[in-house]
Large-subunit ribosomal RNA, domain VI from a Rhodospirillaceae bacterium, 253 nucleotides, folded computationally.
Its Rfam family is "Bacterial large subunit ribosomal RNA".
RNAcentral holds the full RNA, with entries from SILVA.
The organism belongs to Rhodospirillaceae, within Bacteria.

Context: one part of a larger RNA
RNA sequence: CGUAGGAAACUUGAGGGGUUCAUUCCUUAGUACGAGAGGACCGGGAAUGACGCACUUCUGGUGUGGCAGUUGUUCCGUCAGGGGCAGCGCUGCGUAGCCAUGUGCGGACGAGAUAAGCGCUGAAAGCAUCUAAGUGCCAAGCUCUUCCCAAGAUAAGGUUUCCCUGAAGACCCCAGGUAGACUACCUGGUUGAUAGGUCAGGCGUGUAAGUGUGGUAACAUAUUUAGCGGACUGAUACUAAUUGGUCGUUCGG
Numbered sequence: 001c002g003u004a005g006g007a008a009a010c011u012u013g014a015g016g017g018g019u020u021c022a023u024u025c026c027u028u029a030g031u032a033c034g035a036g037a038g039g040a041c042c043g044g045g046a047a048u049g050a051c052g053c054a055c056u057u058c059u060g061g062u063g064u065g066g067c068a069g070u071u072g073u074u075c076c077g078u079c080a081g082g083g084g085c086a087g088c089g090c091u092g093c094g095u096a097g098c099c100a101u102g103u104g105c106g107g108a109c110g111a112g113a114u115a116a117g118c119g120c121u122g123a124a125a126g127c128a129u130c131u132a133a134g135u136g137c138c139a140a141g142c143u144c145u146u147c148c149c150a151a152g153a154u155a156a157g158g159u160u161u162c163c164c165u166g167a168a169g170a171c172c173c174c175a176g177g178u179a180g181a182c183u184a185c186c187u188g189g190u191u192g193a194u195a196g197g198u199c200a201g202g203c204g205u206g207u208a209a210g211u212g213u214g215g216u217a218a219c220a221u222a223u224u225u226a227g228c229g230g231a232c233u234g235a236u237a238c239u240a241a242u243u244g245g246u247c248g249u250u251c252g253g
Base pairs, nucleotide, nucleotide: 001152005163006162007161008160009159010158011157015149016148017147018146021049022048023047024046025045026044027043033038051106052105053104054103055102059100060099061098062097066093067092068091069090070089071086072085073084074083075082076081110144111143112142117137118136119135120134164252169247170246171245172244173189174188175187176186177185194240195239196238197236198235199234200233201232203229204228205227210223211222212221213220214219
């Protein structure tokens, strides 16, 4: 831009894509078969591997603005306590998120038409012949069934609701994230919990500083399961989403 008024929501499915796997064990059954050794078809059940999709409760990895320990040096005048730098200085642990080695699920059942093949009836050709007329069975393959996308499917579909004028609605702009290179998408914009802050909780780290006490001191101990804290959950308008502007027309050639 189109889909002959403009919007919002929900859909149909032409068409396209994904999947299509393998093994082991138990049973049938030590049966059929076989002199024995050995040892099934068909059918039923239970697992596993690889692969795929999704997820993060568990197990773990990472977790460079979390907490703690610690070395050297420098700065805050000194002590104490801290900041900077040294690969996040190094080390231990670790929330959210992301992830797999972790968890869940999947390839099911079935139908139709067939290939090679196997048939029935059956002439041409008094016989024979699956084929010429007619008709049946049969594959991991084909078409469906299953999962995903899908009306630019220009043949532009359908249903419901709203609006009839600066209307419905959309955009600019702003706060943001379940989204993201940008854009787009999604949530919110005071009739508000969108982000930050604050409060409460969770979770992480592991018992702060200061002071008291004990010890010559290193240090220990009490206050103290403390103090601190990124992303988590909830509450709360304290801060910021201000004010506003633009497009979109008149019942549909």